[in-house]
RNA sequence: GCUUGUCGUGGGGAUGGAGUCCCCCGCCAACCGCCUGUCUGGCUGAUGACUCCUACCGGAUC
Numbered sequence: 001g002c003u004u005g006u007c008g009u010g011g012g013g014a015u016g017g018a019g020u021c022c023c024c025c026g027c028c029a030a031c032c033g034c035c036u037g038u039c040u041g042g043c044u045g046a047u048g049a050c051u052c053c054u055a056c057c058g059g060a061u062c
Stems, first nucleotide, its partner, number of pairs: 010025004016053006033043003
């Protein structure tokens, strides 16, 4: 210096924050939604799942 394995730390799971759980990755990675042949245009959801908050959307009442 290179390669492999283990452990720890860390990172990620289509738009914000917190908690819990699950899964994935090892910096050359995990991840980066869907429709339209392309250009282009359009659509859903703030979650990986659950709960809460914020933002957004719809309805009703004052």
This is a predicted structure of a 62-nucleotide RNA (Fluoride riboswitch aptamer (crcB RNA motif)) from a Planctomycetota bacterium. NCBI's taxonomy places the organism under Bacteria, Pseudomonadati, Planctomycetota. Its mean pLDDT, the model's own confidence on a scale to 100, is 76.